[in-house]
Context: one part of a larger RNA
């Protein structure tokens, strides 16, 4: 040095586990905010730090209800206390009080969490303290009031409202490029990304100047189908309908003038109040097993013999429990608050009938654009920048150039639930979803540490044991390092770098070879 066997170190794979995630279903909620939000700073304990809670009334205060023998949140012991049958320990829930400073931030300023005021009132130790008000804009009302006589502008005061934040969904206004066309310019990507405005729990659309085709249908929205069809297209790449049919859901109305009837009743909608019911926000009761057997550290395992089940969902307990615990099925429950429905009452608005009327710089045209599946094309239809410009129901629009016939509808005013879209968020449940290099970036002090001037980027890191019983005492040593005994434990090669503990890599022992 090699080979074999044995035994270690290092290392962290693998296995097992799950506090955390992922994807959904069914319900709820769909907003919060000048009564000061979202988000923060600083405080607050017997407390030095971090997390959680809270706010100078500061891990909390009041009150109402429930529960209650234990309690003073976590790392995290200790100290010092409170309470034990309820009238005040603690915990849970409804409603209140308090709620520093910053932040729309709103008295002025400002390099956020700081600086500096004015006025009024109160207290008072007589120079301070406390409380409240003081931003802007819009609307309304009142007062005052210039140049300028009447006035108006402006000013002042009061009341009401707005602002800011928030995940997606929705509507409007703007609006790319990479890319594809195997290059590229029309085209595509795409009215996408992105910017911006506004609203709601949905939004938008909506009661035919619609379709259809000689029969008819009868607002809108969504799904299936028609159909990758008809079309469109450097007829390239590509783009791509509609009617009819089948479903979901269904709901229709108003505004203008005159007359008439009534001023009552009734109906509808909204508002306020009361009552009832239901639901939600704490909870309560809740069945049934034993063995002096076996193994084991431990029984829920095995064996034997029983019992419950409107409860054999799930979880825990020293291994695998219907009958040990917590629960589950089922039944019951609210002082207070909220929501919904119904009924009654109050207030407000509207209405029936007849006749009329029924939307003009509009429809249309020309030119230029855009939207329609449709790229100017034979291009209808819709929107409109410029220039123009009708008719008046004996009228007008449409039926894909245009004309006639025929059919059909009535533009230039408005409202409208449901079926549809989405999930920052709450509850319950589910998974041929993950199981710590996976699953969220984050199972742990995670948007933390760290990096960057900044916008921004962004980790690693889980597991002793059933229970700390976490190793008293002795020894070696410079030693609070490390180790050897002793002790605990079923096990310490489970010893805190702690379950299992592969490989690479590094040793030790024995045998053999050289």
């Nucleotide at each position: 040095c090699g080979u074999a066997c044995a035994u270690g170190g290092u290392g962290a794979a693998u296995g097992c586990c799950u506090u955390g995630g992922c994807a959904g279903u069914c319900a709820g909620a769909g907003g919060c905010g000048a009564u000061g939000a979202a988000g923060g700073a600083c405080g607050u304990g017997c407390u030095a730090a971090u997390c959680u809670g809270c706010g100078a009334a500061a891990a909390g205060c009041g009150c109402c209800g429930g529960u209650a023998a234990g309690u003073u949140g976590a790392u995290a012991a200790g100290a010092a206390a409170c309470g034990u049958u309820a009238u005040u320990a603690g915990c849970c829930g409804a409603c209140g009080a308090u709620a520093u400073c910053c932040g729309a931030a709103u008295g002025g300023g400002g390099a956020a969490a700081c600086c500096c005021a004015u006025c009024a009132c109160a207290u008072u130790u007589u120079u301070a303290u406390g409380u409240g008000a003081u931003a802007u804009u819009a609307u309304u009302u009142a007062u005052u009031g210039a140049a300028u006589a009447u006035a108006u502008a402006a000013a002042u005061a009061a009341a009401u409202a707005a602002a800011g934040c928030a995940a997606a969904c929705c509507a409007g206004g703007g609006g790319a490029a990479c890319u594809g066309a195997a290059a590229c310019a029309u085209c595509u990507a795409a009215g996408u990304a992105c910017c911006u405005u506004g609203a709601g729990g949905a939004a938008a659309a909506g009661a035919a100047a619609u379709c259809a085709a000689u029969u008819g249908a009868g607002a809108u929205u969504c799904c299936c189908u028609a159909a990758g069809u008809a079309g469109u297209g450097g007829c390239g790449a590509g783009c791509g309908a509609a009617a009819a049919g089948g479903g979901a859901a269904a709901a229709g109305c108003c505004c203008u003038g005159a007359g008439u009837a009534a001023u009552a009743a009734u109906u509808a909608u909204a508002u306020u109040a009361u009552a009832u019911u239901u639901u939600u926000u704490a909870a309560u009761a809740g069945a049934a097993u034993a063995a002096u057997u076996u193994u084991g550290g431990a029984a829920a395992a095995a064996u034997u013999a029983g019992c419950g089940a409107u409860a054999c969902a799930a979880g825990g307990u020293g291994a695998a429990a219907g009958c040990c615990c917590c629960g589950u099925a089922u039944a019951u429950g609210a002082a207070a608050a909220a929501a919904a429905a119904u009924a009654u009452a109050u207030u407000a608005u509207a209405a029936g009938c007849u006749c009329a009327a029924a939307a003009a710089g509009u429809a249309g045209a020309a030119c230029g654009a855009g939207a329609c599946a449709c790229g100017u094309g034979a291009a209808a239809u819709c929107u409109u920048g410029u220039u123009u410009g009708a008719a008046g129901a004996u009228a007008g629009g449409g039926g894909g150039a245009c004309c006639a016939u025929c059919c059909u509808c009535u533009a230039a005013g408005g409202c409208u639930a449901a079926a549809u879209a989405c999930u920052c968020c709450u509850g319950a449940c589910u998974g041929a979803c993950c199981g710590a290099u996976a699953g969220u970036g984050a199972a742990c002090u995670a948007g933390u540490a760290c990096c960057g001037u900044g916008a921004g980027g962004g980790a690693a890191a889980g597991g002793u044991u059933a229970a700390a019983a976490g190793a008293a005492c002795c020894c070696c040593u410079g030693u609070u390092a490390g180790g050897g005994g002793a002790g605990u434990g079923a096990a310490a090669u489970a010893g805190a770098u702690c379950c299992u503990g592969a490989a690479a890599c590094c040793g030790u022992g024995u045998a053999c070879g050289u």
RNAcentral holds the full RNA, with entries from ENA. Predicted 3D model of a 514-nucleotide part of an RNA (large-subunit ribosomal RNA, domain I) from Buchnera aphidicola (Sipha maydis). The gene name in the source record is rrl.